Model confidence (mean pLDDT): 81 of 100. A computed fold for a 574-nucleotide part of an RNA from Stomiopeltis betulae, annotated as small-subunit ribosomal RNA, 5' domain.
[in-house]
Context: one part of a larger RNA
RNA sequence: UAUGCUUGUCUCAAAGAUUAAGCCAUGCAUGUCUAAGUAUAAGCAAGUAUACUGCGAAACUGCGAAUGGCUCAUUAAAUCAGUUAUCGUUUAUUUGAUAGUACCUUACUACAUGGAUAACCGUGGUAAUUCUAGAGCUAAUACAUGCGAAAAACCCCGACUUCGGAAGGGGUGUAUUUAUUAGAUAAAAAACCGAUGCCCUCCGGGGCUGCGUGGUGAUUCAUGAUAACUAAACGAAUCGCAUGGCCUUGCGCCGGCGAUGGUUCAUUCAAAUUUCUGCCCUAUCAAGUUUCGAUUGUUGAGUAGUGGUCAACAAUGCUUUCAACGGGUAACGAAGAAUUAGGGUUCGAUCUCGGAGAGUUAGCCUGAGAAAUGGCUAACACAUCCAAGGAAGGCAGCAGGCGCGCAAAUUACCCAAUCCCGAUGCGGGGAGGUAGUGACAAUAAAUACCGAUGCAGGGCUCUUUUGGGUCUUGCAAUUGGAAUGAGUACAAUUUAAACACCUUAACGAGGAACAAUUGGAGGGCAAGUCUGGUGCCAGCAGCCGCGGUAAUUCCAGCUCCAAUAGCGUAUAUU
Numbered sequence: 001u002a003u004g005c006u007u008g009u010c011u012c013a014a015a016g017a018u019u020a021a022g023c024c025a026u027g028c029a030u031g032u033c034u035a036a037g038u039a040u041a042a043g044c045a046a047g048u049a050u051a052c053u054g055c056g057a058a059a060c061u062g063c064g065a066a067u068g069g070c071u072c073a074u075u076a077a078a079u080c081a082g083u084u085a086u087c088g089u090u091u092a093u094u095u096g097a098u099a100g101u102a103c104c105u106u107a108c109u110a111c112a113u114g115g116a117u118a119a120c121c122g123u124g125g126u127a128a129u130u131c132u133a134g135a136g137c138u139a140a141u142a143c144a145u146g147c148g149a150a151a152a153a154c155c156c157c158g159a160c161u162u163c164g165g166a167a168g169g170g171g172u173g174u175a176u177u178u179a180u181u182a183g184a185u186a187a188a189a190a191a192c193c194g195a196u197g198c199c200c201u202c203c204g205g206g207g208c209u210g211c212g213u214g215g216u217g218a219u220u221c222a223u224g225a226u227a228a229c230u231a232a233a234c235g236a237a238u239c240g241c242a243u244g245g246c247c248u249u250g251c252g253c254c255g256g257c258g259a260u261g262g263u264u265c266a267u268u269c270a271a272a273u274u275u276c277u278g279c280c281c282u283a284u285c286a287a288g289u290u291u292c293g294a295u296u297g298u299u300g301a302g303u304a305g306u307g308g309u310c311a312a313c314a315a316u317g318c319u320u321u322c323a324a325c326g327g328g329u330a331a332c333g334a335a336g337a338a339u340u341a342g343g344g345u346u347c348g349a350u351c352u353c354g355g356a357g358a359g360u361u362a363g364c365c366u367g368a369g370a371a372a373u374g375g376c377u378a379a380c381a382c383a384u385c386c387a388a389g390g391a392a393g394g395c396a397g398c399a400g401g402c403g404c405g406c407a408a409a410u411u412a413c414c415c416a417a418u419c420c421c422g423a424u425g426c427g428g429g430g431a432g433g434u435a436g437u438g439a440c441a442a443u444a445a446a447u448a449c450c451g452a453u454g455c456a457g458g459g460c461u462c463u464u465u466u467g468g469g470u471c472u473u474g475c476a477a478u479u480g481g482a483a484u485g486a487g488u489a490c491a492a493u494u495u496a497a498a499c500a501c502c503u504u505a506a507c508g509a510g511g512a513a514c515a516a517u518u519g520g521a522g523g524g525c526a527a528g529u530c531u532g533g534u535g536c537c538a539g540c541a542g543c544c545g546c547g548g549u550a551a552u553u554c555c556a557g558c559u560c561c562a563a564u565a566g567c568g569u570a571u572a573u574u
Base pairs, nucleotide, nucleotide: 001570002569003568004567005566009444011442015437016404022402023401024400026399027398028397031063032062037060038059043055044054061423070357071356072355080278081277082276085273086272089271090270095266096265097264109237113144114143120136123133124132125131153172154171155170156169157168160165173234174233175230177228178227179226180225181224182223194211197208198207199206200205214221236260238259239258240257241256244254245253246252247250280328281327282326287319288318289317294316295315296314297313298312299311300310301309332354333353334352336347337346338345339344359380360379361378362377363376364375382393384391385390410435412434413433414432418431419429420428421427449481450480451479453476454475455474456473457472458471459470460469461468462467487507488506489504491503517563518562519561520560521559522544523543528558530557531556532555533554539546540545
């Protein structure tokens, strides 16, 4: 694990893995809205709201749908585990920081630009679908377009110049790509050059002071600068709630809280590669790999990035009895489980972590993230509807059905808990929870308790041994008491609502019940040399054996033994 017989209670609870990663009718399992993107519903409710103001179907927009759940087919240095690395990369979201530079020319929209489209309305097509065509409107945080505000400093050019300088002009946000450059430094002293300021000065000079640079074990790192580059990314034409202050009363100026968005840096959540070590059986597998990358180099392409990942050109390597390569596996790996004195042996589909997969394969879109399948496109294999022209499909999600088999549950209820997703306190969730089925396992532990009387003993004691007393052990178709729950059930509790448990009124025990079974009784191995039947037959018996007319072993009755709400059998394993 399956199965046979049996089964009262409480708690707990596995469950179509093994065989067919075989096939599936039907239903459901992923959707989502706040004060705060978009409302003229010819929707509702009204009534201080004649632009709107409350609620709000639909639809656009945004986000999610890459999580979860299921399964274990593949897979043997692969996955995986422990341990490294990313100075070899991407990262929606979270959290913290972060942007005065836009126009290329002088009259301009910046008190606010443009054109669409859905829902809606109407006209239609098809046998048919979550198919859609044509006409008519109208929105935006959809899609587009597009202004602006400082000072300083620096760089380049430079009319002119008394060579000391200089009016004037141009450029300089972040991001992208390329190139160049800074990114320093053992100690002390002296000299020289440049430049800063101060002091002395006989204007020749002399003296003194100070001259920047982060991090790592390590970088072409961080960071800065220069020259260019870009069919050009960002630098808010957005939303809610409050409405105030200042006078120069102007279509004036200034202003709070917080929502959404946004570039770069960090952070978080991750991801992707990666170092070292480690795996079952097999030599009736000894050589394998390399033209079509096998091992290495150079240059490129590709990638988020490293890399024969790929291309070109070179070299001829690389692995192997320390078992390469090949084959098998009723092989997903690990944490773990059973057994075990120690060492070991066997199991690990299954609740945690990692991997892989969605009928078999390949390709791809969208996106921060997928080579996604409750996304798309092919081929193959299945298979559904059809008016025969066409159309639609993927339960190894939850239920459920067929098939397969020794072998496995309800087409139930619910989002109340735990959490997840969303624009979100409100919605959704077969994730998950709750019942149902359920002798997979596991826990606690009912099926009786106490007397009296009678009978039969036992120990001790008194001895008047035909007996008495005391303490008791059993056996009784006599008899009397209590005590309860199994079950039934008002009620409350429980619960999302129930059920059940835990509580609890009222019922509820005398043998014919409310009745315990399963295997055994020669040995191993606890327990009969009782009775009847059978007669080497029927049968039993794991093994040894039993049975041929007195069977301790068969079939029965009685009695007894073992475990006990369980026990037997088969199989696997220690």

The RNAcentral record of the full RNA draws on ENA and SILVA. Its Rfam family is "Eukaryotic small subunit ribosomal RNA". A reference for the family is Yusupov et al. (2001), "Crystal structure of the ribosome at 5.5 A resolution", Science. Its Rfam clan is "SSU clan".